Predicted 3D model of RNase P RNA and transfer RNA as a complex of 462 nucleotides. It holds a member of the Rfam family "Bacterial RNase P class A". Rfam describes the family as follows. Ribonuclease P (RNase P) is a ubiquitous endoribonuclease, found in archaea, bacteria and eukarya as well as chloroplasts and mitochondria.

[in-house]
RNA sequence: UCAGCUGGCCGGAUGGCCGCUCCCGUUUCGUUCGCGAGGCGGGGGAGGAAAGUCCGGGCUCCAUGGAGACACGGUGCCGGGUAACACCCGGCGGGGGCGACCCCAGGGAAAGUGCCACAGAAAGCAAACCGCCUUGACGUUAGCGUUAAGGUAAGGGUGAAAGGGUGCGGUAAGAGCGCACCGCGUGUCCGGUAACGGAGACGGCACGGCAAACCCCACCGGGAGCAAAACCGAAUAGGGGUGGCGCGGGCAGCAAUGCCCAGGCCUGUUUCCAGGCUGCCGCCCGGGUUGGUUGCAUGAGGCGUCCGGCAACGGGCGUCCCAGAUGAAUGGUCAUCCCGCUGCUCGUUGCGGCGGACAGAACCCGGCUUACAGGCCAGCUGGCAAU
RNA sequence: GCGUCCGUGGCUCAGGGGUAGAGCGUCCGCCGACAGGGCGGAAGGUCGCCGGUUCGAUUCCGGCCGGGUGGGCCA
Numbered sequence: 001u002c003a004g005c006u007g008g009c010c011g012g013a014u015g016g017c018c019g020c021u022c023c024c025g026u027u028u029c030g031u032u033c034g035c036g037a038g039g040c041g042g043g044g045g046a047g048g049a050a051a052g053u054c055c056g057g058g059c060u061c062c063a064u065g066g067a068g069a070c071a072c073g074g075u076g077c078c079g080g081g082u083a084a085c086a087c088c089c090g091g092c093g094g095g096g097g098c099g100a101c102c103c104c105a106g107g108g109a110a111a112g113u114g115c116c117a118c119a120g121a122a123a124g125c126a127a128a129c130c131g132c133c134u135u136g137a138c139g140u141u142a143g144c145g146u147u148a149a150g151g152u153a154a155g156g157g158u159g160a161a162a163g164g165g166u167g168c169g170g171u172a173a174g175a176g177c178g179c180a181c182c183g184c185g186u187g188u189c190c191g192g193u194a195a196c197g198g199a200g201a202c203g204g205c206a207c208g209g210c211a212a213a214c215c216c217c218a219c220c221g222g223g224a225g226c227a228a229a230a231c232c233g234a235a236u237a238g239g240g241g242u243g244g245c246g247c248g249g250g251c252a253g254c255a256a257u258g259c260c261c262a263g264g265c266c267u268g269u270u271u272c273c274a275g276g277c278u279g280c281c282g283c284c285c286g287g288g289u290u291g292g293u294u295g296c297a298u299g300a301g302g303c304g305u306c307c308g309g310c311a312a313c314g315g316g317c318g319u320c321c322c323a324g325a326u327g328a329a330u331g332g333u334c335a336u337c338c339c340g341c342u343g344c345u346c347g348u349u350g351c352g353g354c355g356g357a358c359a360g361a362a363c364c365c366g367g368c369u370u371a372c373a374g375g376c377c378a379g380c381u382g383g384c385a386a387u
Numbered sequence: 388g389c390g391u392c393c394g395u396g397g398c399u400c401a402g403g404g405g406u407a408g409a410g411c412g413u414c415c416g417c418c419g420a421c422a423g424g425g426c427g428g429a430a431g432g433u434c435g436c437c438g439g440u441u442c443g444a445u446u447c448c449g450g451c452c453g454g455g456u457g458g459g460c461c462a
Stems, first nucleotide, its partner, number of pairs: 001383010012337007020045011047358001051369002054367005059225004064274007072221005077091005092106001093104004107216002112214002114210003129156002131152009164182006183205001184203003188199004229294004239285007248261005263278004301320008338356007389457006397411004405442001413429006435451005
């Protein structure tokens, strides 16, 4: 200097004027004494993704809890982190790249079922189309050709895939037929927490691929969602019709009623136990409110620093309080500066024009994914040049 | 906010791992002789987009984009 890789950060700045929303203080007016409205002063006011709603939680309700089975859904190398995860970190194995580095839904195919189109001779307890070889018959220019029977998976051809690969020997030609190395399988020893790796032994190869096909194995999972839920107020009403099942027994009491047993219900189905509820289940039709407060802003919180850990992360100390709207605030404009493009100018300077992304909280967190103009920092790799 | 479904010729829809089809419509030819009828033929497809699994994806899985639909609170 060119090309690239990884990690992190910012994502316009300052000031004036005019507004919006929330909080605090003060003051004026009103008041049903709860507070409301206005003025003045001070303070806070979007994001790295607030997004998609794809995962995991907190919180609230379903009255609630425990044990088991089945179904359904999800996850899937090993170890660790975490409240938890499909996330993160570190490793292992496989693949890609010269490299920095990147990617992998990465358990099981000797439990079973299923699929492998077309092409091809043969596609799943393999298979002779061409070729090669042997033998017989016939022909022959004595090289061989035709035909029949058989051997052969080394070669050709088809295919995504043809039942180990390379080499030497061997053979009529061939073949794990024999041997060496590699691969594969079985068990042993060593290293490692483990995934796994290494060594040597035995086996001549038996066991093709697909589980993001059914499935098997291991582990995990109750449902609904802040329009959850609670309170106040208002309004309409304590709804109507219809179908099925049920309306049982005992005790007390004059009765109303209460208690016990049985029945039914209790959020996938079901069994058992504890507990709770009392007519249960289904379909159709109709009516009312869609106001206020809480939930709701101190939290798995931010920043700084020290310690432990390779790291994710954990712990200690100090410090800070940082949006709360509800037809929904967080904006507009002007000036200067910054960045990019561009016009005038021979050119520097200067002057002018245009543009500055993606997008916007709505109960709150941890992740993932997706969108994003432009810019900054750190580390690393490869090439070229110089020393 | 939650559930669920869909995206395939111009339109309406099939196809659920093995060369993408049907009806209507469009175009061409013939018949017929006015009804835009009958017969025959042809054209027309990024299977919404991007990745992955597989030998092979419209189909299976994931992520985006677009659209439809359902009940909600109180009594």